[in-house]
Formats: sequence, C1' cells, structure tokens
RNA sequence: UGCUCAUCCAGAGGGGUGGAGGGACCGGCCCUGCGAAGCCCCGGCAACCAUCUCGGCGUUCGACUCCCGCAUUAACAGGAGCGGGGCGGCCGGGACAGGUGCCAACUCCGGCCCGGGAUCAAAUCGAUCACCGGGGCAGAUGAGGG
Repeated sequence: UGCUCAUCCAGAGGGGUGGAGGGACCGGCCCUGCGAAGCCCCGGCAACCAUCUCGGCGUUCGACUCCCGCAUUAACAGGAGCGGGGCGGCCGGGACAGGUGCCAACUCCGGCCCGGGAUCAAAUCGAUCACCGGGGCAGAUGAGGG
C1' cells in the first nucleotide's frame, strides 16, 4: 500500500505536560481557554487473536485414515467394510487477560439507492428533509494472506 472475512444502537477517564484546535473526508451539528490535538503516567472497558476448557456436528466436516475392536480368512499380512477413540476443522458456551484495540455524542447525523412519513406547491407532473426503516459507499478495529 491494496485484497479477503468478521464486527461497529453495549461498555469504559483521571492526573501531568502542552497551548488551539478536535470530532477521517465534504455538509450539518457538536466538543473545546471551566484548556483542543499531541506526548507521558496511572486507571478502566471489551473480548478480535493467542492459551486452557465444556458441549454439539460423522453412510466422515477432514487426511490418498493416527490408534483400538469387530467382521471377512484355515491362518497371517495388506486393502476395503462396521463400531469406538485420538488429532484437526466448523459451530455454540465458559475461564484467563499474553498480542492488539478502545474509554463525548449509534461509526455524532447525513452523503448513493429503495420504502415510509412530514412540509411546500398543486389540475397533474413535482420539489425539499442531515425524520423513521432497509440496502450500499466510505471509514475504523481485529484476524488472515499478498
């Protein structure tokens, strides 16, 4: 720097330093000298990943099937079959807090499309909305891989 997947109406702030911005972008609306951003310290929230654990899924979810038993055989071995177990996978729950993340406002709201509602205009066609719902775009965070 771009790709894939998941999540985004919950939750959680004090001090120091600093000295005017901040809420990604644009519009709106907010926060901010009763002190913004940044940096440092301490605290907290949550549980994506890691670790541990419980349950579920099998004419397998998986391997050119790891182990055991049965059956097949006169017997042995191999293969295939049936049953059970282990490992891995997926799904759901729990524990922990190691790696991240986060701690004004739903990702603060809207931005494009659809439906509803309201207002304006009106014979009709129509226009508007930061109002409700759904989808999308963009963004953020995590995980994976390039």
A computed fold for a 146-nucleotide RNA from Murinocardiopsis flavida, annotated as SAM riboswitch aptamer (S box leader). Model confidence (mean pLDDT): 79 of 100. It matches the Rfam family "SAM riboswitch aptamer (S box leader)". Rfam describes the family as follows. The SAM riboswitch is found upstream of a number of genes which code for proteins involved in methionine or cysteine biosynthesis in Gram-positive bacteria. Its family is annotated with regulation of gene expression in the Gene Ontology. The sequence was found by an Rfam model in a public genome assembly. NCBI's taxonomy places the organism under Bacteria, Actinomycetota, Actinomycetes, Streptosporangiales, Murinocardiopsis.